[in-house]
Context: one part of a larger RNA
RNA sequence: CCAUCGUUAAGGAACUCUGCAAGUUGACUCCGUAACUUCGGGAGAAGGAGUGCCACCCUGGUGAAGCUAAUGCUGGUGGAGCUGAGGGUGGUCGCAGAAACCAGGCCCAAGCGACUGUUUACUAAAAACACAGGACUCUGCAGAAGGCGCAAGCCGACGUAUAGGGUCUGACGCCUGCCCGGUGCUGGAAGGUUAAGGGGAGAGGUUAGUCUUCGGGCGAAGCUUUGAACCGAAGCCCCCAGUAAACGGCGGCCGUAACUAUAACGGUCCUAAGGUAGCGAAAUUCCUUGUCGGGUAAGUUCCGACCUGCACGAAUGGCGUAACGAUUUGGGCGCUGUCUCGACGAUGGAUCCCA
Numbered sequence: 001c002c003a004u005c006g007u008u009a010a011g012g013a014a015c016u017c018u019g020c021a022a023g024u025u026g027a028c029u030c031c032g033u034a035a036c037u038u039c040g041g042g043a044g045a046a047g048g049a050g051u052g053c054c055a056c057c058c059u060g061g062u063g064a065a066g067c068u069a070a071u072g073c074u075g076g077u078g079g080a081g082c083u084g085a086g087g088g089u090g091g092u093c094g095c096a097g098a099a100a101c102c103a104g105g106c107c108c109a110a111g112c113g114a115c116u117g118u119u120u121a122c123u124a125a126a127a128a129c130a131c132a133g134g135a136c137u138c139u140g141c142a143g144a145a146g147g148c149g150c151a152a153g154c155c156g157a158c159g160u161a162u163a164g165g166g167u168c169u170g171a172c173g174c175c176u177g178c179c180c181g182g183u184g185c186u187g188g189a190a191g192g193u194u195a196a197g198g199g200g201a202g203a204g205g206u207u208a209g210u211c212u213u214c215g216g217g218c219g220a221a222g223c224u225u226u227g228a229a230c231c232g233a234a235g236c237c238c239c240c241a242g243u244a245a246a247c248g249g250c251g252g253c254c255g256u257a258a259c260u261a262u263a264a265c266g267g268u269c270c271u272a273a274g275g276u277a278g279c280g281a282a283a284u285u286c287c288u289u290g291u292c293g294g295g296u297a298a299g300u301u302c303c304g305a306c307c308u309g310c311a312c313g314a315a316u317g318g319c320g321u322a323a324c325g326a327u328u329u330g331g332g333c334g335c336u337g338u339c340u341c342g343a344c345g346a347u348g349g350a351u352c353c354c355a
Base pairs, nucleotide, nucleotide: 001349002348003347004346005345006344007343008342010340011339014338019335027051028050029049030048031047036041038171052092053091054090055089056088057087058086059084060083061082062081066077067076068075069074093097105333106332107331108330109329110328111327112325113324117129118128133169134168135167136166137165138164139163146155147154148153172320173319174318175317177250178249179248182247183246184243185242186241187240188239191238192236193235197231198230202226203225204224205223206222209218210217211216251269252268253267254266255265278312279309290306291305292304293303294302
C1' cells in the first nucleotide's frame, strides 16, 4: 500500500450524480395508530410501555392421608403432593434481564405502471413484456376460419359463435369528441377493360388438274399452318355507398367593448374536418433557471398554480385512482467515519529484508 473487519472526541450528510456504502431499527406481550380507501385495506402505520431471579397470594387439572355415612361396591368431607398457564404484591443483583447468535429504519409528496408475475443465461429487471378486463374483425363446420407440410396427413378440436383465430387497448372509476377527401376493408352494380374457351372472315403451305414462250404461272377438294370481327366471368380501373376501439387527419389572416389591455363578437380565405372533454413548462416546453406561490439562510431539481401547448389530447386511449414496486424524483425525522479529517487496532496479502 491492497482486501476484509472492529473502535472512534466534537459535529451529524457539511460527502456525493445520489445517504452510494455503512449504520439506526429489529423478538414477544400490552397500549395506541392518521390522511386516504375499491371498505378488503392503509397497518407491524406512526408512537409508546414491559421483559431477569426469589418469596408469597390469586387461578386450572389431578386429587393422597385422615374424618365420616353406609359398611360389599361406593358416597361426602378433606385438602397434602404433583402439575399447566397467566395475574398481583413484595423483595433482590448488575452499566445492561428479547443481556450472546438470529430477527423491519420510519414518515411526507410526486411521476410511471393497476396488481402477483415475465425479460436482455455473461454490462439493462424497468416506465419494457404479460395480465384479468374492454373493443373491432374473421369463422356456420360433410372440409370452420387460421396454421404446419411437396403430399399423405396433422393442429385448431374428439371443440361448434357463451366456440376458435387475428389485431389493438390494458384492473377499477368518469369518459372516449369532429373528419370517409387520401389509403385500406366491406357492399353495390349501369358503363369501360379483360383470360381460357367458343367463333371462324381472311391469309399461307401442299397438289389432282390446267396453261405455257418449257424458265415457269394459276390452282379445286382434302390435309395442314395461321387467324380478324363477334360471344366470353370474377377481378381491375373509372363509378356509387358504408366503415376511424381501420391506417390516419383534426387551419390561416384582419378588425372590434366608454383608461389601457384583452376580445364574448364580426369579416375573409382554405379544408374531408379544423382539437371537444380533460390535462398542460409535462418521461412531452425550444426560447427556459418562463412567471407567481411553497419549501431552504441560500433551490437549473421538487411541489402547487398560470397557459404564451416551438411540438398534449381521447383504446398508437384521455384524465383520475386505494393497494402494490430490489422502479424514478423531491423533502423530513432518526442514525451514523459518507464527510470536516483523520486516527488506532485485527486478520490475510503485495513490496522489501532476513533465514
Background: Model confidence (mean pLDDT): 86 of 100. Predicted 3D model of a 355-nucleotide part of an RNA (large-subunit ribosomal RNA, domain IV) from Dethiosulfovibrio peptidovorans DSM 11002. The RNAcentral record of the full RNA draws on ENA and SILVA. The organism belongs to Dethiosulfovibrio peptidovorans, within Bacteria. Its Rfam family is "Bacterial large subunit ribosomal RNA". Rfam links the family to the GO terms ribosome and structural constituent of ribosome.